[in-house]
RNA sequence: AUCGCCUCCUAUUUGAAAUGGGCACAAAGAAGGAAACUUCUUGCGUGAAUCUGCUCAAAUUCGGUGAAACCUCAGCGUGUAACGACGGUGGCAAUACCGAGCCAAGCCUGAAUAAGCAGGAAGGUGUAGAGACUUGACGGGCAGCACCUAAUAGCGUUGCUUAGGGUGAAGGUAAAGUCCAGACCACGAACGAG
Numbered sequence: 001a002u003c004g005c006c007u008c009c010u011a012u013u014u015g016a017a018a019u020g021g022g023c024a025c026a027a028a029g030a031a032g033g034a035a036a037c038u039u040c041u042u043g044c045g046u047g048a049a050u051c052u053g054c055u056c057a058a059a060u061u062c063g064g065u066g067a068a069a070c071c072u073c074a075g076c077g078u079g080u081a082a083c084g085a086c087g088g089u090g091g092c093a094a095u096a097c098c099g100a101g102c103c104a105a106g107c108c109u110g111a112a113u114a115a116g117c118a119g120g121a122a123g124g125u126g127u128a129g130a131g132a133c134u135u136g137a138c139g140g141g142c143a144g145c146a147c148c149u150a151a152u153a154g155c156g157u158u159g160c161u162u163a164g165g166g167u168g169a170a171g172g173u174a175a176a177g178u179c180c181a182g183a184c185c186a187c188g189a190a191c192g193a194g
Base pairs, nucleotide, nucleotide: 008022009021010020011019012018023047024046025045027042028041029040030039031038032037051144052143053142054141055140056139061100062099063098064097065096066095070091071090073088076087077086078085101125102124103123107120108119109118110117129180131179132178133177134176135175145168146167147166148165149164153161154160155159
């Protein structure tokens, strides 16, 4: 690059199914808004609709709080005539977050121009299977495109155009890869209730 296959993402070691978590659509309620629409909450159902280009690649550290499904069971609690059972305990873990520090490009401020410096907001890091590295995007920045709206403004005023606003999902608690580590399996040992 081309062809074929699959179909929302993810964990339970593959597929199917089921369960947990997340996302979107549709429904109801609350708040904000002129509206489009956004945020939050609730429970059921459904699952190939999710635009394009350019640009950035740094920090990647030290700590802390949670977590379902699943697996487990000695002591403990409920319960039983006794067991089973349930609660709770422990394990694994998809992942929800916080504090300090630090950070590329772009933005704001110190300022009055360039470089450089300092501070700040957003965002990131922290947050992989222990982890090392490369590249980008589903990430940051800028621009465009499609669609929706029209408090504003204009006009030839039941309207049209428009500054502006909004929509174009989630996955990066490692995505695509190169390594590395471990697990799944067999045998043996130690510890443990497991």